[in-house]
Context: one part of a larger RNA
RNA sequence: GGAUGAACGCUAGCGGCAGGCCUAACACAUGCAAGUCGAGGGGCAUCACGAGUAGCAAUACUUGGUGGCGACCGGCGCACGGGUGCGUAACGCGUAUGCAACCUACCCGUAACUGGGGGAUAAUCCGGAGAAAUUUGGUCUAAUACCCCAUAACACAGAUGAUGGCAUCAUUAUUUGUUGAAAAUUCCGAUGGUUACGGAUGGGCAUGCGUUGUAUUAGCUAGUUGGUGAGGUAACGGCUCACCAAGGCUACGAUACAUAGGGGAACUGAGAGGUUAAUCCCCCACACUGGUACUGAGACACGGACCAGACUCCUACGGGAGGCAGCAGUGAGGAAUAUUGGUCAAUGGACGCAAGUCUGAACCAGCCAUGCCGCGUGCAGGAAGACGGCUCUAUGAGUUGUAAACUGCUUUUAUGCGAGGGUAAACUCAGGUACGUGUACCUGACUGAAAGUAUCGCAAGAAUAAGGAUCGGCUAACUCCGUGCCAGCAGCCGCGGUAAUACGGAGGAUCCGAGCGUUAUCC
Numbered sequence: 001g002g003a004u005g006a007a008c009g010c011u012a013g014c015g016g017c018a019g020g021c022c023u024a025a026c027a028c029a030u031g032c033a034a035g036u037c038g039a040g041g042g043g044c045a046u047c048a049c050g051a052g053u054a055g056c057a058a059u060a061c062u063u064g065g066u067g068g069c070g071a072c073c074g075g076c077g078c079a080c081g082g083g084u085g086c087g088u089a090a091c092g093c094g095u096a097u098g099c100a101a102c103c104u105a106c107c108c109g110u111a112a113c114u115g116g117g118g119g120a121u122a123a124u125c126c127g128g129a130g131a132a133a134u135u136u137g138g139u140c141u142a143a144u145a146c147c148c149c150a151u152a153a154c155a156c157a158g159a160u161g162a163u164g165g166c167a168u169c170a171u172u173a174u175u176u177g178u179u180g181a182a183a184a185u186u187c188c189g190a191u192g193g194u195u196a197c198g199g200a201u202g203g204g205c206a207u208g209c210g211u212u213g214u215a216u217u218a219g220c221u222a223g224u225u226g227g228u229g230a231g232g233u234a235a236c237g238g239c240u241c242a243c244c245a246a247g248g249c250u251a252c253g254a255u256a257c258a259u260a261g262g263g264g265a266a267c268u269g270a271g272a273g274g275u276u277a278a279u280c281c282c283c284c285a286c287a288c289u290g291g292u293a294c295u296g297a298g299a300c301a302c303g304g305a306c307c308a309g310a311c312u313c314c315u316a317c318g319g320g321a322g323g324c325a326g327c328a329g330u331g332a333g334g335a336a337u338a339u340u341g342g343u344c345a346a347u348g349g350a351c352g353c354a355a356g357u358c359u360g361a362a363c364c365a366g367c368c369a370u371g372c373c374g375c376g377u378g379c380a381g382g383a384a385g386a387c388g389g390c391u392c393u394a395u396g397a398g399u400u401g402u403a404a405a406c407u408g409c410u411u412u413u414a415u416g417c418g419a420g421g422g423u424a425a426a427c428u429c430a431g432g433u434a435c436g437u438g439u440a441c442c443u444g445a446c447u448g449a450a451a452g453u454a455u456c457g458c459a460a461g462a463a464u465a466a467g468g469a470u471c472g473g474c475u476a477a478c479u480c481c482g483u484g485c486c487a488g489c490a491g492c493c494g495c496g497g498u499a500a501u502a503c504g505g506a507g508g509a510u511c512c513g514a515g516c517g518u519u520a521u522c523c
Stems, first nucleotide, its partner, number of pairs: 001523004006519005013375006019368002021333001026331003030328003035076003040073002043069002047067003050063005083286003092211008102203002107199008115149004125138005155178010184191002212258003219249003224246008261283004265276004288309005311322004339365001341364003347361001348359004378409004388400005415459005423450001428445008467512005472493003478507005488495002
C1' cells in the first nucleotide's frame, strides 16, 4: 500500500447492487417447510344441486343420481429441492482413462402382446382394553392391491460356424433346452399395462498422476498378501466363508499421532509464489448419539421404521411423545451477524388428462453504512474586507474570509398531488389455417406478490441533510495559553524537569468525506 462475512469508537441525508452466527454439529417454545390423483376402487362423514314421498308452506325423510369430497384401499412422489461441515489424510476430492465387470423409475424410439380363473383385506358396521398415545376381536365387501394357469423371448445355460480383440474373451448367424408377463379405464378418440432391444439421463466400481504437519512416531500387517472352490452383489473383487501357500507394505517415509471436508476459485504479488476455502457452482459427508435392516428403480433414508443411550415433555404412575446443521423465531455462548413478513405473478419441482393442489425451493419485501458504486447537503454575485474569535513588532495590522449577512437564480434528494409501462406470455378456453386425427401456426379472451414500486409530470421553497482523524520527523498541515519527568502522548525514533509546533484546550491548517479512525487477521 492492498484486502475482510469483520468488530469497536465518534458521526450519519438518499438510492442501486451485493452481503449478513466466522463462536456452542450447544439446547430449543410456537407456526409453517411434501404432497397429490375421483379419468384405479369401495364409497358418501360434511356442502351444494336434482329427483321422489309426507306436508298449505316452512320443513322432515329417502336417494351416490350430478357437482364435489374428509377418512380408507391403491398409484406416483417422499432418495429431489433446502441446511450444515461433525467425521474423513481417503480413490474423499481434482484430473485423465477404463467397465470385454454393471444398474437406471419417470422420458424417447422400435417390435410384439394385453387370454382364462381365484381367495382375501381395509374402509363401513358391531364390540373389548386404555388417562392418553393408541391397540385388539367379530362380520360383510372392491380394485390398475394380491395370487394361480396358459402364451411370448433379442433373457439364461449349452452346441456348431464365421469375424475380431487386449489375457480372462467379445460380437454375430443358426440351433437345442429351461424359465418368465400383463390392468384396465374410457367421452370410443385414446390413455394406460406387460415383455424385449436400443437411446438419453443419472449413478456404481476400478486404475495412472496430484493432494497438510510431526522421525522427539521405525518398523507395520493375520482376512493380513496370493491361490482353489463356494456364497453373495446390479456388477468385479477377501466383499464373506472353508481349505492351501507364506506372503504384502516400508527410509522415494509404512505404521502411529496431530490437524483438516476437497475443488472451481478469492486476496495479495511484476511474476514465481504466499495465505485462505464466507456468499455462487461441482463433488463428498452428516442429520440428538451409536447400531441395524425394511420398502423401493434408487436410501441403509434431515421433517420414515426398529433397538440401545443421553436429554426434554405428558401421565390417572400402568405407560407414552420428541429431535430446527429447513424458514422465521427463543435461550445460551460470543467483540459480533437480520423478520416468528408477502406471493406462488414468474422460473423450477411433485402429483394429475386437465382445471388445479402443494412448494419457507424460488421470486419479493423488511432490518443493518457490513461492503462496492452513484447522488446530494446549493449556484452566481457580494469588501463596510462587518461583528465576534485568534495572533502580532499593537492608537494599528494580519487571519478566519467571499466566509457570513445581503441580492439574484436553481430544485437532484426530501414533502404533497397526479399519471404509471415492463417483468407475462404461455397453460387453459373459443375460433381459424395447414397437415392428417392431435400436433404446428395464427387471432381473440384470462392471468402481477413486489406495488401504485420504478419512471414521468405538476406545486412551493435553500428549503430536509457533515462529520472524523491528524498537524515533531517518517508524512500533507503552526501559533497561543495551561501544565512543569506531573498530568499525559506514543506505529518507530522519541516528547514532558517553567518559553512544549510532540501532553490538555483554543484559533488556524491538512487529508478524507456519509463516512472517518482504532483493533484483529492475510499478502